[in-house]
Context: one part of a larger RNA
RNA sequence: UGAUGUUGAAGGAACUCGGCAAAAUGCUUCUGUAACUUCGGAAUAAAGAAGACCUUUUUUAGGGCAACCUUUAGAAGGUGGCACAAGCCAGGGAGAAGCGACUGUUUAUCAAAAACACAGGGCUCUGCUAACACGUAAGUGGAUGUAUAGGGUCUGACGCCUGCCCGGUGCUGGAAGGUUAAUGCGAUGGGUGCAAGCUCAUUUCUGAAGCCCCAGUAAACGGCGGCCGUAACUAUAACGGUCCUAAGGUAGCGAAAUUCCUUGUCGGGUAAGUUCCGACCUGCAUGAAUGGCGUAACGAUUUCUCCGCUGUCUCCAACAUCAACUCA
Numbered sequence: 001u002g003a004u005g006u007u008g009a010a011g012g013a014a015c016u017c018g019g020c021a022a023a024a025u026g027c028u029u030c031u032g033u034a035a036c037u038u039c040g041g042a043a044u045a046a047a048g049a050a051g052a053c054c055u056u057u058u059u060u061a062g063g064g065c066a067a068c069c070u071u072u073a074g075a076a077g078g079u080g081g082c083a084c085a086a087g088c089c090a091g092g093g094a095g096a097a098g099c100g101a102c103u104g105u106u107u108a109u110c111a112a113a114a115a116c117a118c119a120g121g122g123c124u125c126u127g128c129u130a131a132c133a134c135g136u137a138a139g140u141g142g143a144u145g146u147a148u149a150g151g152g153u154c155u156g157a158c159g160c161c162u163g164c165c166c167g168g169u170g171c172u173g174g175a176a177g178g179u180u181a182a183u184g185c186g187a188u189g190g191g192u193g194c195a196a197g198c199u200c201a202u203u204u205c206u207g208a209a210g211c212c213c214c215a216g217u218a219a220a221c222g223g224c225g226g227c228c229g230u231a232a233c234u235a236u237a238a239c240g241g242u243c244c245u246a247a248g249g250u251a252g253c254g255a256a257a258u259u260c261c262u263u264g265u266c267g268g269g270u271a272a273g274u275u276c277c278g279a280c281c282u283g284c285a286u287g288a289a290u291g292g293c294g295u296a297a298c299g300a301u302u303u304c305u306c307c308g309c310u311g312u313c314u315c316c317a318a319c320a321u322c323a324a325c326u327c328a
Stems, first nucleotide, its partner, number of pairs: 001323008010314002014312001019309001027051005036041001038157001052079007061070003080084001092307007099299002104116002120155007132141003158294004163224003168221002170217005177212003184205001186203007225243005252286001253283001264280005
């Protein structure tokens, strides 16, 4: 000097990105227990009290022929210690937000999460030799299943809901019409042959799917405006005009895991708060199953606050063991 421990005056988070680490709490019995809530919970909520040993006495249960042994719950009195759940073991607690409903799963070896999954919801395909998948095929899975089944895809408990747009892309449907390959019946012409024929070229017509075309469809991919004026202070604009569009963002929420300007403004908490909570709305660039907004319970999740507690710190010190170092 380092490592692992133990202890510490006064203060008690002043440390730090952050209470990281440490300390504290911890058992049993009794008392007592809030908001909120899906009425199950929250809850060991929180907050308190008692606990050793001795004497006397009451009492529960079991065993035993009995003497008695083991055992349960009290009452009264007393004894000792700094300390009686005397060691080990053994929850810190409370409040407010974000996200995800939950238990689960994951980057074996830097990420455990808000990511994945999930029950529930929707759309879509599939009538059985099913759809779909593997395979050149045979065949196999699906399934020894049969639409209350199976595949694909999106969302993700529950509650309240899920607006407008089918112009584009996709999908589905459409006995018409347009376009159109091979093919087919012909027509015309050339070459060749005595001929039958063979062969080449041109061409009218015929002619499927697809595409064009016509519809439907957004819990399909997706999208959801601009300018100008206007009210008897000012400001603002319920109102009007105009241009464009397939339609111009509804309910909600909103400086947000989304807000650039921005430490927005106001309020709360602090002596002091770029974080936090509650509002406002001027949404650079919110928004409804790419789900919107709430939500009890849950979380080695993220953020903020308080109580307790402490060597995290003010500010370091001592001790124990091990190592390093010096000497032998």
The part of an RNA shown here (large-subunit ribosomal RNA, domain IV) has 328 nucleotides and comes from an uncultured Pelagibacteraceae bacterium.
Its Rfam family is "Bacterial large subunit ribosomal RNA". Rfam links the family to the GO terms structural constituent of ribosome and ribosome.
The prediction has a mean pLDDT of 89.